[in-house]
RNA sequence: UUGAAAAAGCCAAACUCAUCGUGAGGUGAGGACGGAAAGCUAUGGGUCUCAACGAGAUCGCCAAGUUGCCAA
Numbered sequence: 001u002u003g004a005a006a007a008a009g010c011c012a013a014a015c016u017c018a019u020c021g022u023g024a025g026g027u028g029a030g031g032a033c034g035g036a037a038a039g040c041u042a043u044g045g046g047u048c049u050c051a052a053c054g055a056g057a058u059c060g061c062c063a064a065g066u067u068g069c070c071a072a
Base pairs, nucleotide, nucleotide: 001072002071003070010035011034015030016029017028018027019026020025033060039066040065041064043063044062045061046058047057048056049055050054
């Protein structure tokens, strides 16, 4: 750098229950649509929310930065 054939594994969409939040959404449990970074970072853009001066949410929206298992 490329890839997921094998091996060891990992994460967990929708939905349900509980809970926090004005809300977008978050957290825990169940559950698996999927993922070679579906690890982390709101850095740029997009989208979304609000009480819209502004503040917030989303990294499993795209990109970027950074870290990592295996193989070549």
Description: c-di-GMP-I-GGC riboswitch aptamer from uncultured Sulfurovum sp., 72 nucleotides, folded computationally. The sequence is in RNAcentral, with records from MGnify. The organism belongs to Sulfurovum, within Bacteria.